[in-house]
Predicted 3D model of a 252-nucleotide part of an RNA (large-subunit ribosomal RNA, domain VI) from Nibrella viscosa. Rfam family: Bacterial large subunit ribosomal RNA. The prediction has a mean pLDDT of 85.
Context: one part of a larger RNA
RNA sequence: CGGAGGAAGUUUGACGGGGGCUGUCCUUAGUACGAGAGGACCGGGAUGGACUCACCGCUGGCGGAUCGGUUGUUUUGCCAGGAGCACGGCCGAGUAGCUACGUGGGGAACAGAUAAGCGCUGAAAGCAUCUAAGUGCGAAACUGGCCUGAAGAUGAGACUUCCAAAGAAAGGCUGUGGGAGACGACCACGUGGAUAGGCGGCAGGUGUUGGGCGUGAGAGCGCUAGAGCCGAGCCGUACUAAUGAGCCUGAA
Numbered sequence: 001c002g003g004a005g006g007a008a009g010u011u012u013g014a015c016g017g018g019g020g021c022u023g024u025c026c027u028u029a030g031u032a033c034g035a036g037a038g039g040a041c042c043g044g045g046a047u048g049g050a051c052u053c054a055c056c057g058c059u060g061g062c063g064g065a066u067c068g069g070u071u072g073u074u075u076u077g078c079c080a081g082g083a084g085c086a087c088g089g090c091c092g093a094g095u096a097g098c099u100a101c102g103u104g105g106g107g108a109a110c111a112g113a114u115a116a117g118c119g120c121u122g123a124a125a126g127c128a129u130c131u132a133a134g135u136g137c138g139a140a141a142c143u144g145g146c147c148u149g150a151a152g153a154u155g156a157g158a159c160u161u162c163c164a165a166a167g168a169a170a171g172g173c174u175g176u177g178g179g180a181g182a183c184g185a186c187c188a189c190g191u192g193g194a195u196a197g198g199c200g201g202c203a204g205g206u207g208u209u210g211g212g213c214g215u216g217a218g219a220g221c222g223c224u225a226g227a228g229c230c231g232a233g234c235c236g237u238a239c240u241a242a243u244g245a246g247c248c249u250g251a252a
Stems, first nucleotide, its partner, number of pairs: 001152001005163007015149004021049007033038001051106005059100004066093005071086006110144003117137004170249004175189004195241003198237005204230003211224005
């Protein structure tokens, strides 16, 4: 820009894309077969590998604005307690989140039409013949089925609702944000409000000293108890910021 008024929401699916892998074991059955050695088809079940999708409850990893320990030095007048720098100074842990080494799922079943192949009936050609008429089976391939994009499918589809001659309905900008994101976009919210921050509680992290108990010859170690601090999590609460404001686009 188009889709012959302008919108919001919900959809159909022409046509595309993805997926389609495979081992081993048990059973049928030591059966059929075979002199024996050996040893099935068909069918049923279990469990793996690789690949792939999703997720973070579990097990781990990272987690540079969390907590603790600690060395040197400078500084906060001094002590105590801190701060800066030294690879995040070094070391030990670790929430949210992101993740694999973790967890869950998937390949299918089934249907249709077939290939090679196997048939039935059956002439030409009194026989024979799966084929000439007719007809039945038969593959991880093909068409569906599963997941997914999709009406610029210009063949522009469908349904529901809103608007009405006024700057309408609707949308956008400005604002608070996000499990969304390079930017646009998308999603939530804007006082009729929990959108973010703050605050409160909880979860969770870290984790002394001292006390008690146990153990050890001792240094110490383990258990109990848990203060303080605490990013992202959950629930709540209008204290702060989302204006009592404005602009733009937008219909025969």